[in-house]
Context: one part of a larger RNA
RNA sequence: GCCAGGGAGUACUGAUCAACGGCGAGGUUAAGGCGUCUAACGCCGAAGCCAGAGGGAAACCGAUAGUCCGCAACCUUCGGGUGAGGGACGAGGUGCGCUCGCCUCUAGUCGUUGGUGGGUUACCCGAAACCUGACGAUCUAUGCGUGGGUAGGAUGAAGCUCGGUGAAAACCGGGUGGAGGUCCGAACCAGUGUUGACGUGCAAAUCACUUGGAUGACCUGCGUAUAGGGGUGAAAGUCCAAUCGAGCCGGGUUAUAGCUGGUUCCUCCCGAGUCAACCCGCAGGUUGACCUCCGCCGAGGUAGUGUACAGUGUAGAGCACUGAUUGGGCAUUUAGGAGGAGAAAUCCUUCGGUGCUCUGUCAAACUCCGAAUCUGUAUUCGCCGUAGACGCGGGGAGUUAGGGCAUCAGGGGUAAGCUCGAUGUCCGCAAGGUGAUAAAACCAGCCCGGUGUUAAGGUCCCUAAGUGCCGGCUAAGUGUCACAGGCAAAAGUGGUCCGCGGCCAAAGACAAUUGGGAGGUGGGCUCAGAGGCAGCCAUCCUUUAAAGAGUGCGUAACAGCUCACCAGUCAAGGUUGUGGGCGCUGAAAAUGGACGGGGCUAAGUCGGCCACCGAUACAUCGGAGCACCGAAAGGUGAUCUAGUAGGGAGGCGUCGUGCGUGGGCAGAAGCUGGGCGGUGACGUCCAGUGGACCGCGUUCGAAUGAGGAUCCUGGG
Numbered sequence: 001g002c003c004a005g006g007g008a009g010u011a012c013u014g015a016u017c018a019a020c021g022g023c024g025a026g027g028u029u030a031a032g033g034c035g036u037c038u039a040a041c042g043c044c045g046a047a048g049c050c051a052g053a054g055g056g057a058a059a060c061c062g063a064u065a066g067u068c069c070g071c072a073a074c075c076u077u078c079g080g081g082u083g084a085g086g087g088a089c090g091a092g093g094u095g096c097g098c099u100c101g102c103c104u105c106u107a108g109u110c111g112u113u114g115g116u117g118g119g120u121u122a123c124c125c126g127a128a129a130c131c132u133g134a135c136g137a138u139c140u141a142u143g144c145g146u147g148g149g150u151a152g153g154a155u156g157a158a159g160c161u162c163g164g165u166g167a168a169a170a171c172c173g174g175g176u177g178g179a180g181g182u183c184c185g186a187a188c189c190a191g192u193g194u195u196g197a198c199g200u201g202c203a204a205a206u207c208a209c210u211u212g213g214a215u216g217a218c219c220u221g222c223g224u225a226u227a228g229g230g231g232u233g234a235a236a237g238u239c240c241a242a243u244c245g246a247g248c249c250g251g252g253u254u255a256u257a258g259c260u261g262g263u264u265c266c267u268c269c270c271g272a273g274u275c276a277a278c279c280c281g282c283a284g285g286u287u288g289a290c291c292u293c294c295g296c297c298g299a300g301g302u303a304g305u306g307u308a309c310a311g312u313g314u315a316g317a318g319c320a321c322u323g324a325u326u327g328g329g330c331a332u333u334u335a336g337g338a339g340g341a342g343a344a345a346u347c348c349u350u351c352g353g354u355g356c357u358c359u360g361u362c363a364a365a366c367u368c369c370g371a372a373u374c375u376g377u378a379u380u381c382g383c384c385g386u387a388g389a390c391g392c393g394g395g396g397a398g399u400u401a402g403g404g405c406a407u408c409a410g411g412g413g414u415a416a417g418c419u420c421g422a423u424g425u426c427c428g429c430a431a432g433g434u435g436a437u438a439a440a441a442c443c444a445g446c447c448c449g450g451u452g453u454u455a456a457g458g459u460c461c462c463u464a465a466g467u468g469c470c471g472g473c474u475a476a477g478u479g480u481c482a483c484a485g486g487c488a489a490a491a492g493u494g495g496u497c498c499g500c501g502g503c504c505a506a507a508g509a510c511a512a513u514u515g516g517g518a519g520g521u522g523g524g525c526u527c528a529g530a531g532g533c534a535g536c537c538a539u540c541c542u543u544u545a546a547a548g549a550g551u552g553c554g555u556a557a558c559a560g561c562u563c564a565c566c567a568g569u570c571a572a573g574g575u576u577g578u579g580g581g582c583g584c585u586g587a588a589a590a591u592g593g594a595c596g597g598g599g600c601u602a603a604g605u606c607g608g609c610c611a612c613c614g615a616u617a618c619a620u621c622g623g624a625g626c627a628c629c630g631a632a633a634g635g636u637g638a639u640c641u642a643g644u645a646g647g648g649a650g651g652c653g654u655c656g657u658g659c660g661u662g663g664g665c666a667g668a669a670g671c672u673g674g675g676c677g678g679u680g681a682c683g684u685c686c687a688g689u690g691g692a693c694c695g696c697g698u699u700c701g702a703a704u705g706a707g708g709a710u711c712c713u714g715g716g
Stems, first nucleotide, its partner, number of pairs: 002715005011120003015116009026050003032044004054061002064090001066089004073082003091104005123262002126259001130252004135247001141226009150216001152184003155180001159176007188213003193209002196207002228244001230240002265651006275288005290398001291396006300384003304381001306379006316369001317367002322363003327358006334352001336351006402427007410419002432443003447623007457613003460598003466610001468609006479600002491585003495582010512569005518542003523537003548563001552561002624641002626637004652705001654702003658698006670689008
């Protein structure tokens, strides 16, 4: 883990609310008593309790004259009238009291059942603890008394003796001697390392090898002493009977647990919250908001659309204010700094200040401005409402850890599946289809059974549906990933396609190729040299079809090669700038590997078009429930049928009781298998087994329903 049986909101009491019942300005008995067919029941029994008056701290005082509106209902001459309950005004009582509070024009009380909360064990199981009284030192700690044990070997203290030395004290040497918390090492005691074996063990501490002590503060038998906030302790909070930072057993005791777990049949209706305030409050409560049920009232309500009129200070924008901030110009004698002239007065230049002006910017805590939205009022339409809305009163809750996504802000910072709010939505509490897979993304809100049509998304195969049509692009397997959490960037690219512009070109462009590419002059300077070509300055003129006081290579310097530039040949576009599409590089991660896979050159991608597939959606047929109308029969539902916490309603089954009514040895209950009925809990029939009791209707009453609690007991 499995099976069977057991297993959790109960009882009393007082409170409150509802339904039902009795009596009613009253209601009711308690203890107790009497009767009796003796736990029943009937009759007594007002003591007491509640109500009948309130207000005031108290002393004390002490209550409804009336009027109006008006729902239901009734009446109606259809105009309206009356009008319980209801609403308003007035009046009254009281408290200083017409600022104001409470109360008054009468409804209670007793019982039964149910809901809830208080007290009691109070739905069940669960602490660690605290207190009290007993029992323990046969384990172990320490002390005391009295006994026992300790192979063998080694070392060789003091003392003594002999010899030697010395003046002596004494010292040296040979023997003897046998000391020691001395050495090696069995028994015995211990328990170091292997962090070995074992680890449902041989064993709730063992086994193996190794290791420490082994004449001592040694080991050990028996007896005896110390006891729980106490002992004992060579001190580790060690040990005190496998228990010790306070033993064990009984009792207080069902301690308490704001914490964890569990809490048992069915169907129907509605259906949340994780927000706000307060609390030694933050794992919890109370109140409000949100949910549900019942009652009262009686006619309007309003989330949505448009219009009109108001309000606002955000987005944006701007610099008129507050501040920040770029560069100039003009003016000013302007406190001040620096420099200069001068004997000084003073003057000049400059920096700075101030003012004006031109120019360029920034702001959550700036605004000369200023939307969209949003809000208020009125109104139109829409929607809801006498089938009772809106509102009011009461019973019962749950909730107080929320989360993702989109948008708007704050915190944080590289950021976050981050954090804190707001608005919306979904998940939570929502199934189905799509996204390969999937809480919240897309489509779409599931009563039951059929049949069709679509949505999102798809249509080569896995896999339902196009190897569909037209026109481009891509050659990278780029791609075949809607979004998202899974997507790479800056920077490059004569990859390729498309667009726009400039310039050149049949008087021949561009590329290629042939020829020319000169003279003054070796420009001047510099320099050892400087001749187009180290460097500096200048960069003219001539002949020309054209040719720089020279583009690069080169020389020590020249030379030489080449370019610009010109002509010939050739022959049709060339060159440059800029924008876009799809690609390419940039591109690194740990077992081999992922477009879901196969695979695909479209089955990729962009634009256009036509079909088809595809949900519990939509349509339609039949049925059920619910809500409402109706006396019923029967209807209506465009707007009803998902649902956790939770509220409400109606049922099924089990055990027993009273009454009524049945079955059974010609076969009861129970068990096994099958058929049928009911939305379901369940019911019923048949066959077999079994062998003596068992149902149904109705009333009342419960130790009344099991899959869970590391649940309890038993079983295999």